This is a predicted structure of an 80-nucleotide RNA (c-di-GMP-I riboswitch aptamer) from Thiomicrorhabdus marina. The prediction has a mean pLDDT of 80. Its Rfam family is "c-di-GMP-I riboswitch aptamer". Rfam describes the family as follows. GEMM was predicted in a large-scale screen for bacterial structured RNA regulatory elements.
[in-house]
RNA sequence: UUGUUAUUCAGCCAAACUUGUUGUGAAGCAGGGACGGAAAGCCAUGGGUCUCGAUUAGUCGAGAUUGCCAGGUUGCAAUU
Numbered sequence: 001u002u003g004u005u006a007u008u009c010a011g012c013c014a015a016a017c018u019u020g021u022u023g024u025g026a027a028g029c030a031g032g033g034a035c036g037g038a039a040a041g042c043c044a045u046g047g048g049u050c051u052c053g054a055u056u057a058g059u060c061g062a063g064a065u066u067g068c069c070a071g072g073u074u075g076c077a078a079u080u
Base pairs, nucleotide, nucleotide: 004078005077012037013036017032018031019030020029021028022027035067041073042072043071045070046069047068048065049064050063051062052061053060054059
């Protein structure tokens, strides 16, 4: 430096649900709570899914989701 790995140590994050709050909405934020996770850290770049608006239909525009899949990028521990 690169790769591998829930094997050890130290840790980390937090699903569903729920309380409060923001938003037309998808959903977000904070608290509780743990289903799980080797990047469940970050990025909305390409798809997928979802929401709103327009449109006779095709379709177009604006958003949400990184714990849907890929991609990019950064990092911890031991081992090879």